[in-house]
Context: one part of a larger RNA
RNA sequence: GCGAGGGAGUUUGUCGUUGUGGCGAGGUUAAGCGUGUCAAGCGCGAAGCCGGAGGGAAACCAAAGCCGCGCAUCGCAAGAAAGGCGGCGAGUCUGAAAGGGCUUGAGUCACAGCGGCCAGACCCGAAACCAAGUGAUCUAUGCCUGGGCAAGAUGAAAUCUCCCUUCCGGGAGAUGGAAGUCUGAAACCGGUGUUAGUCCAACUGCUCGAGUGACCUGGGUAUAGGGGUAAUAGGCCAUUCGAACUUGGUAAUAGCGGGCUCCAUUCGAAGUAACUCUGAGGUUAGCCUGGUUGGAGGUCAAUGGAUGUGUAGAGAUACUGAUUAGAAAGUACUGCUUGGAAACUUGCAGCUUUCUUGUCAAACUCCGAAGCGUCCACUGCCGUAGAAGACCAGAGUAGGGGCACACGGGGUAAGCCUUGUGUCCUUGAGGGAAAGAACCCUGACUUGGGUUAAGGCCCCAAAGUGCUGAUUAAGUGUAUCAAAGAGCGUCUUCGUCCUUAGACAGUGGGGAGGUUGGCUUAGAAGCAGCCAUCCUUUAAAGAAUGCGUAACAGCUCACCCACCCAGGGCAAAGGUCUCGAAAAUAAUCAGGGCUAAAUCAGCUGCCGAUACCCAAGGGGACAAUCUUUGAUUGUCGCCAGUAGAAUGGUAUUCCGGUGGAGCAGAAGCAGGGGAGAAAUUUCCUGUGGAUCUGCCGGAAAAAUGGAUCCUCGC
Numbered sequence: 001g002c003g004a005g006g007g008a009g010u011u012u013g014u015c016g017u018u019g020u021g022g023c024g025a026g027g028u029u030a031a032g033c034g035u036g037u038c039a040a041g042c043g044c045g046a047a048g049c050c051g052g053a054g055g056g057a058a059a060c061c062a063a064a065g066c067c068g069c070g071c072a073u074c075g076c077a078a079g080a081a082a083g084g085c086g087g088c089g090a091g092u093c094u095g096a097a098a099g100g101g102c103u104u105g106a107g108u109c110a111c112a113g114c115g116g117c118c119a120g121a122c123c124c125g126a127a128a129c130c131a132a133g134u135g136a137u138c139u140a141u142g143c144c145u146g147g148g149c150a151a152g153a154u155g156a157a158a159u160c161u162c163c164c165u166u167c168c169g170g171g172a173g174a175u176g177g178a179a180g181u182c183u184g185a186a187a188c189c190g191g192u193g194u195u196a197g198u199c200c201a202a203c204u205g206c207u208c209g210a211g212u213g214a215c216c217u218g219g220g221u222a223u224a225g226g227g228g229u230a231a232u233a234g235g236c237c238a239u240u241c242g243a244a245c246u247u248g249g250u251a252a253u254a255g256c257g258g259g260c261u262c263c264a265u266u267c268g269a270a271g272u273a274a275c276u277c278u279g280a281g282g283u284u285a286g287c288c289u290g291g292u293u294g295g296a297g298g299u300c301a302a303u304g305g306a307u308g309u310g311u312a313g314a315g316a317u318a319c320u321g322a323u324u325a326g327a328a329a330g331u332a333c334u335g336c337u338u339g340g341a342a343a344c345u346u347g348c349a350g351c352u353u354u355c356u357u358g359u360c361a362a363a364c365u366c367c368g369a370a371g372c373g374u375c376c377a378c379u380g381c382c383g384u385a386g387a388a389g390a391c392c393a394g395a396g397u398a399g400g401g402g403c404a405c406a407c408g409g410g411g412u413a414a415g416c417c418u419u420g421u422g423u424c425c426u427u428g429a430g431g432g433a434a435a436g437a438a439c440c441c442u443g444a445c446u447u448g449g450g451u452u453a454a455g456g457c458c459c460c461a462a463a464g465u466g467c468u469g470a471u472u473a474a475g476u477g478u479a480u481c482a483a484a485g486a487g488c489g490u491c492u493u494c495g496u497c498c499u500u501a502g503a504c505a506g507u508g509g510g511g512a513g514g515u516u517g518g519c520u521u522a523g524a525a526g527c528a529g530c531c532a533u534c535c536u537u538u539a540a541a542g543a544a545u546g547c548g549u550a551a552c553a554g555c556u557c558a559c560c561c562a563c564c565c566a567g568g569g570c571a572a573a574g575g576u577c578u579c580g581a582a583a584a585u586a587a588u589c590a591g592g593g594c595u596a597a598a599u600c601a602g603c604u605g606c607c608g609a610u611a612c613c614c615a616a617g618g619g620g621a622c623a624a625u626c627u628u629u630g631a632u633u634g635u636c637g638c639c640a641g642u643a644g645a646a647u648g649g650u651a652u653u654c655c656g657g658u659g660g661a662g663c664a665g666a667a668g669c670a671g672g673g674g675a676g677a678a679a680u681u682u683c684c685u686g687u688g689g690a691u692c693u694g695c696c697g698g699a700a701a702a703a704u705g706g707a708u709c710c711u712c713g714c
Stems, first nucleotide, its partner, number of pairs: 001714006011119001013117011026050003032044004054061002065088005073080002089104006122259004129249006140223009149213001151183003154179001158175007189209002193206002225241001227237003262649006272285005286397002288394006297382003301379001303377007313367001314365002320361003325356007334349003339344001400425007408417002430441003445617007455607003458592002464604001466603006477594002485579003489576005495570004506563005512536003517531003542557001546555002618639002620636007650703001652700010668687008
């Protein structure tokens, strides 16, 4: 992993509520007793409990009805009117009083549904805590008693002999055999590096260390769990140690994680607020569901009217605060300064007031929209086929998210953070956007046919190689990013100037004289620089536009003539295109490809969805009628759906009642044919070989694919 079997809201007690039934101002028994084929049951048994009266902390006191409105209903109508609503009165408490609070007659027992609480309480899951025991055959340390350590090296003390010596002592040579001494793959012990790491091995192979010692080791013995032992590593105490193991408390607790089993119908959320040792959870409210009640309004969308506001904007002699430049007057007071011996005086700065001028504010406002709120009117929509509201019961939710618009915060920004309004996703399928939670179209009961939406119509791929007019040459572009800047790319519009008295471009020719202007300078002759920039001859020609020379020279331009011939020069605006243009494995519009099948402005046909329309069918709600667990007819702007609420049904096992089937073949199993919207069910054949089952009720150990689920098998 696969298969089979097992596997998760149960039961007790109690409380609440709803439904059904019994009795009813009452209802009911508990223990127990009697009876019984001592079984089910039947009969006793009001002790007790609930109700029948409330108010008050208590002492204590203690209910009485009446009136009005009005839904259902009844009635021809007027009207009456259970329940309902309102008022007066009554009881009691408080208070000096006024006033106010609570109360003013239907329950109770049983069963069933749902829910709260007590319990293991839907199932599985800790790490832990406590108690009583079991362990030192592993290992730690101590003790007792044994055992083991090839071979070789070094050569301490001590002793002997000889020599030296006054004593003490010294030297040499032998003997000797010390040492937490040395070498050492002998044994034995260790575990440095590496190997191996579904291993040869839950510690191996190679290598390495130590190898007479604080050495290694056999047997025996001692220390036990908050305890031991420890040359100390939180090490070790039986593959278990920052508190062993076993059993028990124990189904510990878990606001956390995982899992939780048949079908269908109707409705259908929340991710917010307050409080919370609270933010992974709860309680209450909000939003959902079901029921009861209620009996006429609801909604607030558009428009109009009235009213409120202090934002956007704006403003500064309307305040607070910030803030540019200047002028005038005053100057008690402050500082400097001119003149003076001084009194005093001149000027400046500060300061005060006034005036002119230039700017600002989320926590400024003399002002002030759009909007938004409230009220009224009217229209629309919903509502007596029953809205709003109220009460009861059951939930889930309290991690939200995207987009559009309006703000705010910080930021380069963000699929950023935090609000409001709306919408969608969450819980929403279908069509489009190549592909995509929330973008566009559109809200899916089933089937069939038709028509459209968004979006498309060359091929992939349904539908135009459609029409008209432009633009683009860059494969620009073909749904999906680019700036400043640059372009005699190209199209359009507009303005202005020149032009058959010949423009613009081109080609040919001329482009002179005074003069080398003056100054400067070595030189300065149009052309280093400064100043001036005239006159003449002319068709025209600058005291020279650029190149050039040491300076001249030379070339050229302006300007003029001729040839030529019809448009040309400049500026602005718009469209489109080009450059600007760099990202990480190979590129691309989805692709092919396209010069339109690109872009702009129009026209027209078609395709295209579960949308819309038509037909048939199913379900639901409501109304009427009837043959009333339902049927028929009619109406419907009904039938997407997570969490969840409500309702109806299917299957399994057993029990009571009532019927059946079966050796002429039960259950089960296999294959096949039917029924039903589904859970499911029925028939036939084969196998099998003895039980099974319909209907009406009742009761549950009542449904499996998942839980790293449990057991077994593969």

This is a predicted structure of a 714-nucleotide part of an RNA (large-subunit ribosomal RNA, domain II) from a Candidatus Iainarchaeales archaeon. Lineage of the source: Archaea > Nanobdellati > Candidatus Iainarchaeota > Candidatus Iainarchaeia > Candidatus Iainarchaeales. The coordinates come from a structure-prediction model, not an experiment, and the mean pLDDT is 84.